[in-house]
Molecule: glmS glucosamine-6-phosphate activated ribozyme aptamer
Organism: Absicoccus porci
RNA sequence: AAUAAAAGAGGAGCGCCCGGACUAGAAAACUAGUUGACGAGGACCAGGUUUAUCGAAAGAUUCGGCGGAUGGCCUGGAGGUUGAUACGACCUAGAAACAAGGACAAAACCAAGCGGUGACGUUUGAACAAAUUCCUUGGGUAUCCUCCA
Numbered sequence: 001a002a003u004a005a006a007a008g009a010g011g012a013g014c015g016c017c018c019g020g021a022c023u024a025g026a027a028a029a030c031u032a033g034u035u036g037a038c039g040a041g042g043a044c045c046a047g048g049u050u051u052a053u054c055g056a057a058a059g060a061u062u063c064g065g066c067g068g069a070u071g072g073c074c075u076g077g078a079g080g081u082u083g084a085u086a087c088g089a090c091c092u093a094g095a096a097a098c099a100a101g102g103a104c105a106a107a108a109c110c111a112a113g114c115g116g117u118g119a120c121g122u123u124u125g126a127a128c129a130a131a132u133u134c135c136u137u138g139g140g141u142a143u144c145c146u147c148c149a
Stems, first nucleotide, its partner, number of pairs: 014067004019063001020035006038055003044077007078092004083144005098138006110125006
């Protein structure tokens, strides 16, 4: 240096900034900075296409722009929903739509501490969601096998 294995951590509301807004340099120009998405949730394999789920906060800035992304739809393949097979519908190794009931945050705000001339940044503290997320119950057709009668 390369290869292999194990453990741990991180991993998409994610990354970035030439617009805008704000701060400092007396003003202008200009320069240098600050801000620019809060969590929940999300990956069978391959290809194509496309404005990629759910609420919270705020109340022009979570505005605007660039890139990315586990989403949606279509096609093919593997598998699952039943003891077995086929069809149908729907799903993805916790693997059936759908129906009913239940459950689950972090920021913001406020206070205190630290850093900064400042805009702001960061740490600690308490509460409150929704969903295509999770739990419970129910939940196709036909044939055959087993058990019971």